[in-house]
Context: one part of a larger RNA
Molecule: large-subunit ribosomal RNA, domain I
Organism: marine sediment metagenome
RNA sequence: CGCAUACGGUGGAUGCCUAGGCGGUAAGAGGCGAAGAAGGACGUGGUAGUCUGCGAUAAGCUCUGACGAGGUGACAAACAUCCGUUAAAGUCAGAGAUUUCCGAAUGGGGGAACCCAGCUGGUGUAAGCCAGUUAUCGUUACCUGAAUACAUAGGGUAACGAGGCAAACGAGGGGAACUGAAACAUCUAAGUACCCUUAGGAAAAGAAAUCAAUUGAGAUUCCGUUAGUAGCGGCGAGCGAAUGCGGAACAGCCCAAAAGUUAAUACAGUGUUAGUGGAAGGCCCUGGGAAGAGCCACCAUAGAGAGUGAUAGUCUCGUACACGAAAGCACAGUAUUGAUGAAUCUGAGUAGGGCGGGACACGUGAUAUCCUGUUUGAAUAUGGGGGGACCAUCCUCCAAGGCUAAAUACUCCUUACCGACCGAUAGUGAACCAGUACCGUGAGGGAAAGGCGAAAAGAACCCCGGAGAGGGGAGUGAAAUAGAUCCUGAAACCGUAUGCGU
Numbered sequence: 001c002g003c004a005u006a007c008g009g010u011g012g013a014u015g016c017c018u019a020g021g022c023g024g025u026a027a028g029a030g031g032c033g034a035a036g037a038a039g040g041a042c043g044u045g046g047u048a049g050u051c052u053g054c055g056a057u058a059a060g061c062u063c064u065g066a067c068g069a070g071g072u073g074a075c076a077a078a079c080a081u082c083c084g085u086u087a088a089a090g091u092c093a094g095a096g097a098u099u100u101c102c103g104a105a106u107g108g109g110g111g112a113a114c115c116c117a118g119c120u121g122g123u124g125u126a127a128g129c130c131a132g133u134u135a136u137c138g139u140u141a142c143c144u145g146a147a148u149a150c151a152u153a154g155g156g157u158a159a160c161g162a163g164g165c166a167a168a169c170g171a172g173g174g175g176a177a178c179u180g181a182a183a184c185a186u187c188u189a190a191g192u193a194c195c196c197u198u199a200g201g202a203a204a205a206g207a208a209a210u211c212a213a214u215u216g217a218g219a220u221u222c223c224g225u226u227a228g229u230a231g232c233g234g235c236g237a238g239c240g241a242a243u244g245c246g247g248a249a250c251a252g253c254c255c256a257a258a259a260g261u262u263a264a265u266a267c268a269g270u271g272u273u274a275g276u277g278g279a280a281g282g283c284c285c286u287g288g289g290a291a292g293a294g295c296c297a298c299c300a301u302a303g304a305g306a307g308u309g310a311u312a313g314u315c316u317c318g319u320a321c322a323c324g325a326a327a328g329c330a331c332a333g334u335a336u337u338g339a340u341g342a343a344u345c346u347g348a349g350u351a352g353g354g355c356g357g358g359a360c361a362c363g364u365g366a367u368a369u370c371c372u373g374u375u376u377g378a379a380u381a382u383g384g385g386g387g388g389a390c391c392a393u394c395c396u397c398c399a400a401g402g403c404u405a406a407a408u409a410c411u412c413c414u415u416a417c418c419g420a421c422c423g424a425u426a427g428u429g430a431a432c433c434a435g436u437a438c439c440g441u442g443a444g445g446g447a448a449a450g451g452c453g454a455a456a457a458g459a460a461c462c463c464c465g466g467a468g469a470g471g472g473g474a475g476u477g478a479a480a481u482a483g484a485u486c487c488u489g490a491a492a493c494c495g496u497a498u499g500c501g502u
Base pairs, nucleotide, nucleotide: 001501002500003499004498005497006496007495008494009493015487016451017450020422021421022419023418024417025416026415027414028413029411030410031165032164039102040101041100042055043054044053046079049075050074051073061096062095063094064093065092066091067090070083071082107116108115109114117134118133119132120131121130122129123128136162137161138160139159140158141157142156143155144154169200170198171197172196173195174194180187184234210217211216221248222247223246224245225244231239232238252403253402254401255347260340261339262338263337264336265335266334267333269331270330271329272328273327275323276322277321281296282295283294285292297314298313299303305317306316307315352376353375354374355373356372357371358370359369362388383398384397385396386395387394438445439444458486461473462472463471464470
């Protein structure tokens, strides 16, 4: 040094577990904000730090209700201090009060959490202190008021409103490229991504100047089908309807006065925001431990689930079922009182035409229909639009004003439940004080890291040692090769002992 066996070290795979995730279902909610939000800074405890809570009334104050004998949040054990035990501490729920500073931030400024003011009132001898108020824009009303006579612009005051944030869903205004076409230019990707404006719990659309086809239907929206059909298309790549039929849901109305809309209060109701009651098991064996084996019982509108020293219907929490609200909120209803109510006397610079674009499945094509930048420009129900060039006949409807629930889309969020979803290199980036540590000037990027034991019973005391580290006894425990680098403890890698070989 190699091989073999045994025993170790290192390492943290595997198994088991779950505190966290992921995806759904059913309901709810669908907003918060100048009455100062979202998000923060700084404080706040008997307390050094962090988290949570809270705000100079600062782990809290008041009232109301429920529970209640124990409390003084967590890491984090103890100590101290208090509070309370039916004259109610504390916890939970509802309603209030307080709520520093920054932040739309709004008195002015500013390098966020800082600096500096004006006015009014109160108080004080005074210095000062306290309270309130002072941004901008819009609308309305009023007061003023230039050049410039009347006026207007401008200035001012008051009241009301707005501003900012928020996950997706909606509408409108703008609007790519990669890519595909096996290159590429029309085309595609795609009206997608992205940007802007803006709204609601949904939005948008909506009661035919619609379709149909010689029969008729009867607002809109969504789903299935028609149908990858008819078509469009360097007729390439590709794009791609409608009518009809079957469903979901249905609702119609208004413009000189109505469909109505809306607020407050009262009443009774339902739901919700705390809660309450809630059946039924013992013996014995093994074991550290019984819920396991054995024997004999019981409950069940409850044998969902979780916990308890192994696997519990009957031990605990629960579960089925039944009950409950002083106060708040939501919903629909009834009654009373009030507020509000846009626009026409049938829709003219409109319909239509020319030119240029765009939207329609439809790329200008034989291209109807819709929108309109430009230029033109009717008729008035004895009228007008459409029926895919165009004309006639026929059919059908009435534009150029407006409102309208439901079926539809989505989930930052709340509650309950579910999963042939994951189980710590998985599942969220994040099971753990994670958008943290760390990196970057910045936009931004972005981790690793779970498990002793049933219970700390977390090893008193002794010995070696540096008043060490570490270890040996002793003790605890079922187990300590479960000893805090702690369940299991694979492999690589490193040793010790023995045998053999060289």